[in-house]
RNA sequence: GGAGCUGGCCGGGUGGCCGCGGCCCGGGUUCGCCCGGGUCGAGGAAAGUCCGGACUCCACAGGGCAGGACGCUGGGGAAAGUCCCAGGCGGGGCGACCCGUGGAAAGUGCAACAGAAAGCAGACCGCCUUCGCUUGCGGAGGUAAGGGUGAAACGGUGAGGUAAGAGCUCACCAGCGUGCCGGGUGACCGGUGCGGCUAGGUAAACCCCGUCCGGAGCAAGGCCAAGCAGGAGGUAUGGGCGGCCCGUCCACAAUGCCUCCGGGUAGGCCGCACGAGGCGAGCGGCAACGCUCGCCCCAGAUGGAUGGCCACCGCCGGGCGCGAGCGAUCGUCGCCCGGUACAGAAUCCGGCUUACAGGCCGGCUCCCACG
Repeated sequence: GGAGCUGGCCGGGUGGCCGCGGCCCGGGUUCGCCCGGGUCGAGGAAAGUCCGGACUCCACAGGGCAGGACGCUGGGGAAAGUCCCAGGCGGGGCGACCCGUGGAAAGUGCAACAGAAAGCAGACCGCCUUCGCUUGCGGAGGUAAGGGUGAAACGGUGAGGUAAGAGCUCACCAGCGUGCCGGGUGACCGGUGCGGCUAGGUAAACCCCGUCCGGAGCAAGGCCAAGCAGGAGGUAUGGGCGGCCCGUCCACAAUGCCUCCGGGUAGGCCGCACGAGGCGAGCGGCAACGCUCGCCCCAGAUGGAUGGCCACCGCCGGGCGCGAGCGAUCGUCGCCCGGUACAGAAUCCGGCUUACAGGCCGGCUCCCACG
């Protein structure tokens, strides 16, 4: 200098004008609100709603089937089944590093093209034996060592063996199973003996094994409660007490008015903003994370606020000029033009995933050149 890998972070700034929501203070008020001041006011993903919880209500004797989810080991965390850290094994990469994760020697299923043959396999060419004849071809059989096809053809090398061959036999190697020894908390690893000689892939196909699993969700749920409808009582009304007023009793089908009652609609309030909270320091741990101390209070709308415009600056891209350089190009310089994202709380929290103009910082790997 070039090419990469990986972790963390930021994601506009200042000023002016206009405007919005919550809370507090002061003033005014026709009690509906209004004015002034102060203070707070979106995100790294607030998103998708995929996973896990807190919280709330409903359900709940016990057992089983069905159904669903997950799956190496150890640790972390409130929990997680699609979280995090460290490790094991397998695969990819020269490497930093990345990807995957129960079982395919329990059973069933599936697999394009090519090829003779693709799953307890298979004879196209070749090789060998044998039969026939038209004497270089045909029939029968053996053979997986060689050729050819394929992503994959049922271990590799050598020797023996054979008609030709073949784990058919033997030695070594690889792999698998199993016994023992050693290491590790463990997944697993290393060594050694024995065995049959060899077992393909796919479980986000059925399945098997193991573990786990009630439902609905803040429109949860709770409180207050107009109007209308309903119920009870009173009263107006009618009747009795000789007539009238008062009082009292009875009736009350219908209607008006008043009071009360329960459920409850509109509406309002709570839930609902102090929390698995944020920041900093120290200590423990490889790490995820934990412990202790100190400091801080940090949106709460409900047609749903957190915005708009202007100016200057910043950042990025392009062009021109100027400068540097032999040049490719580069620039801490000037001017002009363009861009400045994704998106936006709605009960809250922990994760994952996805989107994102542009930028910053750290660690590491490989290649080239020079010293």

Record summary:
This is a predicted structure of a 371-nucleotide RNA (Bacterial RNase P class A) from an Actinomycetota bacterium. The prediction has a mean pLDDT of 78. The gene name in the source record is rnpB. Its Rfam family is "Bacterial RNase P class A". Rfam classes the family as a ribozyme.